The RNA shown here (transfer RNA) has 75 nucleotides and comes from Singulisphaera sp. GP187.
Taxonomically the source falls in Singulisphaera (Bacteria, Pseudomonadati, Planctomycetota, Isosphaerales).

RNA sequence: GCCACCUUAGCUCAGUGGUAGAGCGGAGCUUUCGUAAAGCUCAGGUCACGGGUUCAAAUCCCGUAGGUGGCUCCA
Numbered sequence: 001g002c003c004a005c006c007u008u009a010g011c012u013c014a015g016u017g018g019u020a021g022a023g024c025g026g027a028g029c030u031u032u033c034g035u036a037a038a039g040c041u042c043a044g045g046u047c048a049c050g051g052g053u054u055c056a057a058a059u060c061c062c063g064u065a066g067g068u069g070g071c072u073c074c075a
Stems, first nucleotide, its partner, number of pairs: 001071007010024004018055001026042005048064005
C1' cells in the first nucleotide's frame, strides 16, 4: 500500500428497514434472626463519526476514524 471483517448499555454480545434488547455488573425492594442464594423492580444508549437513499435507517449506499486478520513491497 491492497483486501476482508468488526465498532450497539460499564463488560460480553444479540438484533440486518417499522417501539433499541439479553446475560453479567450497578441501585432498590421482597424473603431471612442475619448473610449468601433466589425472585421482582429501576437506572444506564450520539447504535464509532459525517453525509446520502427512504414515509421510516442500528440495519441499505458513500466517505472518515479506530480495531482485528490476511496479502504484497522495501530494508